Predicted 3D model of a 352-nucleotide RNA (Bacterial RNase P class A) from a Patescibacteria group bacterium. The organism belongs to Bacteria candidate phyla, within Bacteria. It is recorded under the gene name rnpB. Its Rfam family is "Bacterial RNase P class A". From the family's description: Ribonuclease P (RNase P) is a ubiquitous endoribonuclease, found in archaea, bacteria and eukarya as well as chloroplasts and mitochondria. Rfam links the family to the GO terms dimeric ribonuclease P complex, tRNA processing and ribonuclease P activity. It is annotated as a ribozyme.
[in-house]
RNA sequence: UUAAUUAUUUUGAUGAUCGCCCCGUUUUUAUAUUAUAAUAACUGCGGGGAGGAAAGUCCGAACACCAAUUCAAGAGCAGUCGAUAACGUCGACCGCCCUGCAACUAACGAAGUAGGGUAGGACAAGUACAACAGAAAGUAUACCGCCGAGCUCAGCUCGGUAAGGGUGAAAACGUGAGGUAAGAGCUCACGCGUUCAUGCAGCGAUGCAUGUCCGUGUAAACUCUGCUCGGUGCAAGGCCAAAUAGGCCCUUCGGGGCGGGUAGGCCGCUUGAUCCUGACGGCAACGUCAGGACUAGAUAGAUGAUCAUCGCCCACAAGGCACAGAAUUCGGCUUAUAGAAUAGUUAAAGCA
Numbered sequence: 001u002u003a004a005u006u007a008u009u010u011u012g013a014u015g016a017u018c019g020c021c022c023c024g025u026u027u028u029u030a031u032a033u034u035a036u037a038a039u040a041a042c043u044g045c046g047g048g049g050a051g052g053a054a055a056g057u058c059c060g061a062a063c064a065c066c067a068a069u070u071c072a073a074g075a076g077c078a079g080u081c082g083a084u085a086a087c088g089u090c091g092a093c094c095g096c097c098c099u100g101c102a103a104c105u106a107a108c109g110a111a112g113u114a115g116g117g118u119a120g121g122a123c124a125a126g127u128a129c130a131a132c133a134g135a136a137a138g139u140a141u142a143c144c145g146c147c148g149a150g151c152u153c154a155g156c157u158c159g160g161u162a163a164g165g166g167u168g169a170a171a172a173c174g175u176g177a178g179g180u181a182a183g184a185g186c187u188c189a190c191g192c193g194u195u196c197a198u199g200c201a202g203c204g205a206u207g208c209a210u211g212u213c214c215g216u217g218u219a220a221a222c223u224c225u226g227c228u229c230g231g232u233g234c235a236a237g238g239c240c241a242a243a244u245a246g247g248c249c250c251u252u253c254g255g256g257g258c259g260g261g262u263a264g265g266c267c268g269c270u271u272g273a274u275c276c277u278g279a280c281g282g283c284a285a286c287g288u289c290a291g292g293a294c295u296a297g298a299u300a301g302a303u304g305a306u307c308a309u310c311g312c313c314c315a316c317a318a319g320g321c322a323c324a325g326a327a328u329u330c331g332g333c334u335u336a337u338a339g340a341a342u343a344g345u346u347a348a349a350g351c352a
Base pairs, nucleotide, nucleotide: 001348002347003346004345005344006343007342008341009340010339012310013309014308015307016306017305018304020049021048022047023046024045025044028041029040030039031038051323055334056333058332059331060330061329062328063233064232065231066230074229075228076227077226078225079093080092081091082090083089094120095118096117097116098115099114100113101112104109121224122223126222127221128218129217130216143165144164145161146160147159148158149157150156151155173191174190175189176188177187178186192215193214196211197210198209199208200207201206237267238266239265240264247258248257249256250255274293275292276291277290278289279288280287281286311321312320313319
């Protein structure tokens, strides 16, 4: 320098014209009033007007209503400690796995170190399952081989054997010794993994040491253990209320009133676990304090279109500008995404 990849940030710029939604306001007009206040409309002026994902609606909440909270059923979560309003999210750490480098080693190997990944309680309660291949897949099993016995003896039959061969993802832990007819955790030593106990270090997961017990794997199989969880979602829901059915009251029988509740209108609706800056605390996630800011709120749905110049793609021109459009609101996760910037890692090439 180029390419790949990871993380973070950004999401074309300026100007003009014509429109749309919301807020404020001047004049005018209308409604209404004794008159103000008030309400509405047009015009003018000023201000604001999509996102990092507004998306998927997958988790967790706020808020609202319904229900009533135990227990059971059902669902979810699962290393530890912390963060948080909460979480299945986030941070740090532990264990395990992978990759690079690597002290040391004759070598095999490997302390350590850097980066990445990891749904990671229990299979030593019970049950279940383990394709194909293979003799045998979990109360083991005997195809070849090995050993013993018998027989009608190139062999056959019976019994023993899991050391060796072969099959497989996996063959009842590995190595050595003892032992034996041959063998076998059958016994012993060392080692690997593991349960429990004790000691030390750590808040803890866990690590180290000693002893003890156990030895196929699978819980994203049933299950067990621990913890958590009421349901429905702004079409929640509240208020006003033409028309109209049934109902109640009054009536001069014409009707009137109450109540009810549809259309419709208003509220909920955007000031909020909010955003920006700084200081402090913390490895970090994040928190505390101080100062500042107000930043869409529509309802069939506004946030747009055109032109000019520049930027980018494109050899030029023409053409085009990633993914994508708010619908009660937040915190996350996941998915989509062209280009640009910063930092890290890896690879290649070049230069010194």
Its mean pLDDT, the model's own confidence on a scale to 100, is 76. The sequence is in RNAcentral, with records from ENA.